[in-house]
């Protein structure tokens, strides 16, 4: 640099393309885990996922985006 998913273009309010509140959802920034798995001086400790949680973030487009090239 390129590709890149999921979930309401929800309702209401306002100083309106943004913000706030409410409900319903998503998981692939990040974060956390009581966690698969791995390791060690092994019944303890360490590392830790694309798993789990959903705090954050996200649910038209844009932006972001793990991961791949």
């Nucleotide at each position: 640099c390129g590709g890149g998913a999921g979930a309401g273009a929800g309702c209401g309010g306002c100083g309106u393309c943004g913000c706030c509140g409410c409900c319903g959802c998503c998981g692939a920034a990040g974060g956390c885990g009581c966690a698969a798995c791995c390791g060690g001086c092994c019944c303890c400790c360490g590392g830790a996922a694309a798993c789990g949680c959903u705090c954050a973030g996200g649910c038209a487009a844009a932006a972001g985006g793990a991961c791949c090239g």

The RNA shown here (Glycine riboswitch aptamer) has 69 nucleotides and comes from a Pseudomonadota bacterium. It matches the Rfam family "Glycine riboswitch aptamer". Rfam links the family to the GO term glycine biosynthetic process. Its mean pLDDT, the model's own confidence on a scale to 100, is 85. Lineage of the source: Bacteria > Pseudomonadati > Pseudomonadota.